The RNA shown here (Purine riboswitch aptamer) has 102 nucleotides and comes from Halanaerobium sp. It matches the Rfam family "Purine riboswitch aptamer". On this family, see Batey et al., Nature 2004: "Structure of a natural guanine-responsive riboswitch complexed with the metabolite hypoxanthine". From the family's description: Riboswitches are metabolite binding domains within certain messenger RNAs that serve as precision sensors for their corresponding targets. The coordinates come from a structure-prediction model, not an experiment, and the mean pLDDT is 77.

RNA sequence: AAUAUAAAUAAGAUAAAUCCUUAUAUAAUUGUGGAAAUAUGGUUCACAAGUUUCUAUUGAUUAGCCGAUAACUAUUCAACUAUAAGGGGACACCAUUUAGAC
Numbered sequence: 001a002a003u004a005u006a007a008a009u010a011a012g013a014u015a016a017a018u019c020c021u022u023a024u025a026u027a028a029u030u031g032u033g034g035a036a037a038u039a040u041g042g043u044u045c046a047c048a049a050g051u052u053u054c055u056a057u058u059g060a061u062u063a064g065c066c067g068a069u070a071a072c073u074a075u076u077c078a079a080c081u082a083u084a085a086g087g088g089g090a091c092a093c094c095a096u097u098u099a100g101a102c
Base pairs, nucleotide, nucleotide: 005099006098007097008096009095018088019087020086021085022084023083024082025081026056029049030048031047032046033045034044035043041066042065050057058078059077060076062074063073064072
């Protein structure tokens, strides 16, 4: 000299991105119509309803049923989105003072 760094003090804010958990909504559900498959099959498209609600409205598993016809049924597991709350992120960052190697 006052750079790295360290310590102390005071104030403000509990910062943002982002992550996790919980709750509510919705039952990842229901209805209608068109087309398609047929026991090696049971699919697909559109519209609508449901939420003080934007979005989504699917995937897989298992067990049935349909004996040739147009219709599927049930079980289990797994999300996204919106809103709210809590936690982490975080005593981070900023200011002042003191010490201060090289």